RNA sequence: GAAAAAGAUAGAGGUUGCGUAUUUUAUCAGUAUUUUUUUGGAUGUGGCAGGCACAGGGGAAGGAAAAUGAAAGGGAAAUACGCCGAAAGGGCAGGACGGCACUGCAGUUUUGUCUUUGGGCAUACAGCGAACAGCUGUAUGACUGUCAUCAUAUGAUGGAGCGCUAUCGGAGUU
Numbered sequence: 001g002a003a004a005a006a007g008a009u010a011g012a013g014g015u016u017g018c019g020u021a022u023u024u025u026a027u028c029a030g031u032a033u034u035u036u037u038u039u040g041g042a043u044g045u046g047g048c049a050g051g052c053a054c055a056g057g058g059g060a061a062g063g064a065a066a067a068u069g070a071a072a073g074g075g076a077a078a079u080a081c082g083c084c085g086a087a088a089g090g091g092c093a094g095g096a097c098g099g100c101a102c103u104g105c106a107g108u109u110u111u112g113u114c115u116u117u118g119g120g121c122a123u124a125c126a127g128c129g130a131a132c133a134g135c136u137g138u139a140u141g142a143c144u145g146u147c148a149u150c151a152u153a154u155g156a157u158g159g160a161g162c163g164c165u166a167u168c169g170g171a172g173u174u
Base pairs, nucleotide, nucleotide: 002174003173007168008167009166010165011164014084017083018082019081020080021079022078023077024076025075034067035066036065037064038063039062043055044054045053046052047105048104049103050102051100087117088116089115090114091113092112093111094110095109096108097107118144119143121141122140123139124138125137126136127135128134146159147158148157149156150155
């Protein structure tokens, strides 16, 4: 002097990258709910079951008619913000919630931890959902970015984000 691990900093994938919030808006839906009339004639409600409580022959559930008439979740657009394991699933453990201070199960949300997925798209199936929208999972397909290997003029094959690129750095070693 060169190579070089850990580590640190900064970036790229895309004009449909990811997520959050606000506003507007279509759908939800002339649905749920409520009231009246009529029919009906003993059940109904509290996520499900048990229990318990409440309503009910002063008429339950259900059906028909008329009137009234939403909302949430999910979608689209715009704006703003945070970012590039951005984020999304699955398992385990814990907390909170609920029309019952109960038991069990299920559900919503949140925290920690382990694990899967490079990214978006299309199709099929399954689940959620009012839905043929959308989301999640699995599989397939081409596209795309990145690295490696082999070729050579733009291709082939394969891998995964604990990756890749750039800069700094310089353990031990050569």
Overview: Lysine riboswitch aptamer, 174 nucleotides, folded computationally. It matches the Rfam family "Lysine riboswitch aptamer". Rfam describes the family as follows. Riboswitches are metabolite binding domains within certain messenger RNAs that serve as precision sensors for their corresponding targets. Allosteric rearrangement of mRNA structure is mediated by ligand binding, and this results in modulation of gene expression. This family includes riboswitches that sense lysine in a number of genes involved in lysine metabolism, including lysC.